[in-house]
Context: one part of a larger RNA
Molecule: small-subunit ribosomal RNA, 3' major domain
Organism: Leontynka pallida
RNA sequence: UGACGGGAUUCUACACAAUCGGUGGAUUAUGCUGCUUAAUUCGAUGAUACACGAAGAACCUUACCGGGGUUUGACAUGCUAAGAAUCAACCAGAAACGGUUGAGUGUCCUGUUUAUACAGGAAACUUAGACACAGGUGGUGCAUGGCUGUCGUCAGCUCGUGCCGUCAGGUGUAUGGUUAAGUCCCAUAACGAGCGCAACCCUCGUCUUUAGUUAAUUUACUAAAGAGACUGCUGGUGUAAGCCAGAGGAAGGUGAGGAUGACGUCAAGUCAGCAUGCCCCUUAUAUCCCGGGCAGCAAGCGUAAUACAAUGGUUGGGACAAUCAGUUGCGAUCUCGCAAGAGCUAGCUAAUCUGUUAAACCCAGCCUUAGUUCGGAUUGUAGGCUGCAACUCGCCUACAUGAAGCCGGAAUCGAUAGUAAUCGCUGAUCAGCUAAGCAGCGGUGAAUAUGUUCCUAGAAUUUGUACA
Numbered sequence: 001u002g003a004c005g006g007g008a009u010u011c012u013a014c015a016c017a018a019u020c021g022g023u024g025g026a027u028u029a030u031g032c033u034g035c036u037u038a039a040u041u042c043g044a045u046g047a048u049a050c051a052c053g054a055a056g057a058a059c060c061u062u063a064c065c066g067g068g069g070u071u072u073g074a075c076a077u078g079c080u081a082a083g084a085a086u087c088a089a090c091c092a093g094a095a096a097c098g099g100u101u102g103a104g105u106g107u108c109c110u111g112u113u114u115a116u117a118c119a120g121g122a123a124a125c126u127u128a129g130a131c132a133c134a135g136g137u138g139g140u141g142c143a144u145g146g147c148u149g150u151c152g153u154c155a156g157c158u159c160g161u162g163c164c165g166u167c168a169g170g171u172g173u174a175u176g177g178u179u180a181a182g183u184c185c186c187a188u189a190a191c192g193a194g195c196g197c198a199a200c201c202c203u204c205g206u207c208u209u210u211a212g213u214u215a216a217u218u219u220a221c222u223a224a225a226g227a228g229a230c231u232g233c234u235g236g237u238g239u240a241a242g243c244c245a246g247a248g249g250a251a252g253g254u255g256a257g258g259a260u261g262a263c264g265u266c267a268a269g270u271c272a273g274c275a276u277g278c279c280c281c282u283u284a285u286a287u288c289c290c291g292g293g294c295a296g297c298a299a300g301c302g303u304a305a306u307a308c309a310a311u312g313g314u315u316g317g318g319a320c321a322a323u324c325a326g327u328u329g330c331g332a333u334c335u336c337g338c339a340a341g342a343g344c345u346a347g348c349u350a351a352u353c354u355g356u357u358a359a360a361c362c363c364a365g366c367c368u369u370a371g372u373u374c375g376g377a378u379u380g381u382a383g384g385c386u387g388c389a390a391c392u393c394g395c396c397u398a399c400a401u402g403a404a405g406c407c408g409g410a411a412u413c414g415a416u417a418g419u420a421a422u423c424g425c426u427g428a429u430c431a432g433c434u435a436a437g438c439a440g441c442g443g444u445g446a447a448u449a450u451g452u453u454c455c456u457a458g459a460a461u462u463u464g465u466a467c468a
Stems, first nucleotide, its partner, number of pairs: 001468002003465003007462007015452002019415005026306008034297002042053002064292007073133001077132002079129005086103006107122006135281002138279003144275002146270003149266001151264001156195006162171003176185002201258004206227007230252001233246005295434001308408001312367007324355003329348002334343003374405001379400007421444007
């Protein structure tokens, strides 16, 4: 000087307390461990792994396993020879690979030629051959770049010169106030400065102007430019910074949310996103194909969905959104079907058409506390859709079936306002889907905070130390 302390003081935070709702019990989905397996590919493992990489494993993906093939190779550059490229058919095969036949003579340049045509060369492509090489999701994240998580959006981390100290180092950055903040003030052997804080950026809330489309110029929407909030004003208090109260205002003291993550820590994570040193394989650790596996199931854990009901279930009727997506696409109306869906197709490259009737909510009827008209797992049958192909292993519909479950032990998680809770809608990925996931959108819309004793984490000062 740090680090540590079941030392001290001060302070902060959904850290506790107060309140609301969950998890832990049930069933299912999903991830992980374990076990199993020919293979169940690989990585991630306290917080900071476990609906994580994966915004989508039937084939492909795919890296794993079995079998069948190839060896200058699926891909790149260079050399030689032949052939246009290309297309079609047949044989064998699980396919890859292999075999046979046919059609086909192009483009550009030069020469000869009236022209057709012929000869030579070039580019691209195909086949054959030889070698340099290709290739590797093989190893090492403890050789690395880049990127990322975490402490933590915590308020810290440093430098120049000066001063103090033999030196390590200190000071600056301490005391007293104040702040969300090393924010600012006062003071001061320090004076300045940098990275952070804040502001500048984006979205939302108010107003003005301009422009635009649309059936719709209502100032409604869309989208651009501005205005607006600064403790600016008033009062109190204080040396000041500031704090408290008030006015005006759509908004008041950081207005709300986002993006933004200092010096560093964890030899944290990633060689499988990419790049890359070294090591290793080179008739195989490369590569093509078919099939299987990644989906296996005594058990354990995480994250979710649905419930256990009457603030409910069900039947009929009625009302109100916002994001967003669409031409290999979204697909109205109409017809058929109980339905999933099918048929025909209008419109739309979208404020124009479509997805698109939002649901919770309101009105009326039934159910009357029951394992039920709760709950929907599981299973059977019949269908629909996507796709070469739904057996392993897809989703959806109808009918039938109707399991566990009556609010969950110890323990534990989230949330302070348009938040929690609750209700539906959209999108990416995507042929289809295991999405109940993720990212967004709006509807309805609370309770509580006396406070900082305690638990946890962090910041500052101080103190102790057999630690570095």